[in-house]
Description:
A computed fold for an 84-nucleotide RNA from a soil metagenome, annotated as c-di-GMP-I riboswitch aptamer. Model confidence (mean pLDDT): 86 of 100.
């Protein structure tokens, strides 16, 4: 490079979990992905139930992950094809 294929962003419909972020099942749809398969180990980002602080008009603001993002990066594990 090619081939057989794979996954499926945004968005839409149905149904569910969660405080939220977000996740999950079915259908449509393809932005893209050579690991866009899996893993929260490191960094980063998102949310803030519980907890903490402040104000105080009882509510608001701020902090906080043990919650989440693997399609943010790094790292680990596994893997189809074959010019090599």
């Nucleotide at each position: 490079a090619a081939a057989c294929g794979g996954c499926a962003a945004a968005c839409c419909c149905c149904a569910g979990g969660g405080a939220a972020a977000c996740c999950c099942g079915g259908g449509g749809g393809a932005c893209g992905c050579a690991a866009a398969g899996c893993c929260a180990c490191g960094g980063g980002c998102c949310u803030a139930c519980c907890g903490g602080u402040g104000c105080a008009u009882c509510g608001c603001a701020c902090c906080u992950a043990a919650g989440g993002c693997a399609g943010c990066c790094g790292g680990g594990c596994u893997a189809c094809c074959g010019a090599a």